[in-house]
Context: one part of a larger RNA
RNA sequence: GAUUGAACGCUGGCGGCAUGCUUUACACAUGCAAGUCGGACGGCAGCACAGAGAAGCUUGCUUCUUGGGUGGCGAGUGGCGAACGGGUGAGUAACAUAUCGGAACGUACCGAGUAAUGGGGGAUAACUAAUCGAAAGAUUAGCUAAUACCGCAUAUUCUCUGAGGAGGAAAGCAGGGGACCUUCGGGCCUUGCGUUAUUUGAGCGGCCGAUAUCUGAUUAGCUAGUUGGUGGGGUAAAGGCCUACCAAGGCAAUGAUGGGUAGCCGGCCUGAGAGGGUGAUCGGCCACAAGGGGACUGAGACACGGCCCUUACUCCUACGGGAGGCAGCAGUGGGGAAUAUUGGACAAUGGACCAAGAGUCUGAUCCAGCAAUUCUGUGUGCACGAUGAAGUUUUUCGGAAUGUAAAGUGCUUUCAGUUGGGAAGAAAAAAAUGACGGUACCAACAGAAGAAGUGACGGCUAAAUACGUGCCAGCAGCCGCGGUAAUACGUAUGUCACAAGCGUUAUCC
Numbered sequence: 001g002a003u004u005g006a007a008c009g010c011u012g013g014c015g016g017c018a019u020g021c022u023u024u025a026c027a028c029a030u031g032c033a034a035g036u037c038g039g040a041c042g043g044c045a046g047c048a049c050a051g052a053g054a055a056g057c058u059u060g061c062u063u064c065u066u067g068g069g070u071g072g073c074g075a076g077u078g079g080c081g082a083a084c085g086g087g088u089g090a091g092u093a094a095c096a097u098a099u100c101g102g103a104a105c106g107u108a109c110c111g112a113g114u115a116a117u118g119g120g121g122g123a124u125a126a127c128u129a130a131u132c133g134a135a136a137g138a139u140u141a142g143c144u145a146a147u148a149c150c151g152c153a154u155a156u157u158c159u160c161u162g163a164g165g166a167g168g169a170a171a172g173c174a175g176g177g178g179a180c181c182u183u184c185g186g187g188c189c190u191u192g193c194g195u196u197a198u199u200u201g202a203g204c205g206g207c208c209g210a211u212a213u214c215u216g217a218u219u220a221g222c223u224a225g226u227u228g229g230u231g232g233g234g235u236a237a238a239g240g241c242c243u244a245c246c247a248a249g250g251c252a253a254u255g256a257u258g259g260g261u262a263g264c265c266g267g268c269c270u271g272a273g274a275g276g277g278u279g280a281u282c283g284g285c286c287a288c289a290a291g292g293g294g295a296c297u298g299a300g301a302c303a304c305g306g307c308c309c310u311u312a313c314u315c316c317u318a319c320g321g322g323a324g325g326c327a328g329c330a331g332u333g334g335g336g337a338a339u340a341u342u343g344g345a346c347a348a349u350g351g352a353c354c355a356a357g358a359g360u361c362u363g364a365u366c367c368a369g370c371a372a373u374u375c376u377g378u379g380u381g382c383a384c385g386a387u388g389a390a391g392u393u394u395u396u397c398g399g400a401a402u403g404u405a406a407a408g409u410g411c412u413u414u415c416a417g418u419u420g421g422g423a424a425g426a427a428a429a430a431a432a433u434g435a436c437g438g439u440a441c442c443a444a445c446a447g448a449a450g451a452a453g454u455g456a457c458g459g460c461u462a463a464a465u466a467c468g469u470g471c472c473a474g475c476a477g478c479c480g481c482g483g484u485a486a487u488a489c490g491u492a493u494g495u496c497a498c499a500a501g502c503g504u505u506a507u508c509c
Stems, first nucleotide, its partner, number of pairs: 001509001004506001006505005013378004018373001019371002021335001026333003030330003035080003040077002043073002047071003051066007087288003096213007105205003110201008118152001120150002127142006158167003172193006180187002214260002221251003226248008263285004267278004290311005313324004341368001343367003349364001350362004381411004391402004415450001417445005425436001453498005458479003464493005474481002
C1' cells in the first nucleotide's frame, strides 16, 4: 500500500447494488415450513342446491322435516409426493474432494418402440355395537368398496436351465355416440388418461482405479479377515463384503502406524509474476439432523419436520403411563467485541399433487422491514462582494491572521418536502390476474431554504503559535517527549489530510 461476513470510539443528508451468529453442532415458548388427487374407492360428519312431505297463510312465498340425487367434502381405504427443495460444518487427512480413466450395475417420473389390458375370488378400514384407559390410545363382535390384495388363462419378448423344459403380468376411470342388444345399471363403438410385460434413449445414481490434497520422527515399526487363493453365501453390481478351509503374506524413511488440526473444490484476497493466505455470500460434491445403534417402507433412505431400542435433558400425569427434538423461516434465553422482522405474497421463476393453462400446498422463491456492514452515486449551494466590518487569536502594539470568509446584492433548486399524473415486470383464443406499490419515473410548487464531521500538525509525515502544567498530569506505531520559556502533555486559535464518514483494534498478502 492493498484486504475484511469485521468490532469499538466520535459523527451522520439521500439513493442504488450487495451482505448480515465467524462465538455454544448450546437449550428452546409460540406460529408457520409437505402435501395433493372425489376424473381410483366405500361413503356423507359439516356447508350449499335440486327433489319429496308437512304447516302457516299474504296463493307464491316463509318455516319445519326429509333428502348421497347434485356441487362439493371432515375422517377413512388407495395412489403419487414426502429421498426434492431448505439448514449446518460436528465428524472426516480419505469410505471425502478435484482431474483423468474404467467395468461388474440400478433407475419412479420423462421420450421412442413392440405386445397386451381376458376371466374369477376372499378380505378389510371407514361405519355400527360393546368394553378398557386420566390421557396417549387400545381390544372384541358385525357390515362394505376399490386403480387395495390373491389365484386362473394367455406370453412375440423376459427369467432360470441339466437345452429336454420350467416359471412369470395387468385396473380401471372420465367425456362423446349411429345402429343393434338390454336385467334399463349398461353392453357395444370411439377419444383421452391410466395399468401390465419388455426393448431402447436421456437424465440421475451406486461401484473401482491412477494422480494430487495440512502438520510434526521429541510418533519407527504396523497388521490375523490381516495379504492372497478355493468352495459357499450376500448385493442392483465387482470385491474378505461375509463365512469355511488352505497358504503366509501385506504396508513402511518415496514416512507406514499412531498424535494434532481441518469439510473439499470452482473461487476469493494479495502479488508484475512465481507464490503466499483463505474456503462468508453464489455454484458443484460430501457429511450430519439432541448423543449412540438398528432396520422397515420404497424406484430411490438406513430417511432433518418417519419408525424401533438406548442415553442425557424437557414437559404432562389420576403415578399405572405417556409426549418431545428449530444445524427449516421468524422469534426467545444463553454465550459473545459482534450479526436483522414472531412482516407481505404465491404476481413472477421453480417444485409436489392433479385430466387440467382449473385448483390446493410451497418461510423454496419474489419482495418489504432493520443495520453507514461493504462497494458505489450524489448533495450540503453558485456568482459578485473590502471600510479587508465585528468577534476571536497573536503582536516587536506599528500591525498580522481568520478572510471574499461573513454581512449585503443577484441567481439556481439537485436531493429531501408538498401536490397532481403514473408504469414495465403479464405469458396463454378471449376474459381475468402485480405481493412489491401509488413504488420507479414525469410534471408543478415553495424557499438557500432541512443536510459536516473525524483524525492529525517533533522526525518518519502534509500541517504551528499562545497559554496552562512542571519527570506531575499525561502522550507514544518506532525514535522518544514532560524536571519553569514543551511546535511532542491539556486547552484555544490557526493549519493539513480524508470526507458521510474519520480514526483505533484485529487480520492476511
A computed fold for a 509-nucleotide part of an RNA from an uncultured bacterium, annotated as small-subunit ribosomal RNA, 5' domain.